The prediction has a mean pLDDT of 80. Predicted 3D model of an 82-nucleotide RNA (transfer RNA) from a Candidatus Omnitrophota bacterium. NCBI's taxonomy places the organism under Bacteria, Pseudomonadati, Candidatus Omnitrophota. It was read from a public genome assembly. Its Rfam family is "tRNA".
RNA sequence: GCGGAAGUGGCGAAACUGGCAGACGCGUAGGUCUCAGAAGCCUAUGGGUAACACCUUAAGGGUUCAAAUCCCUUCUUCCGCA
Repeated sequence: GCGGAAGUGGCGAAACUGGCAGACGCGUAGGUCUCAGAAGCCUAUGGGUAACACCUUAAGGGUUCAAAUCCCUUCUUCCGCA
């Protein structure tokens, strides 16, 4: 340099052919239980607001009524070729 795959919360990982984003699990915090702990169970857990609204799928743009999903450019990681 060329080709291919991937990028989603604090972490892993879903979202079925474009139609409720973050299910599910882990972690964390609080509570319950206990003499105390572990395990179990309950609640909360992106930003923002008093609460809503609103913003958020690597970044920017495009298509569409509607984009994590399709198209273009860029960045990062991995694999292969040279």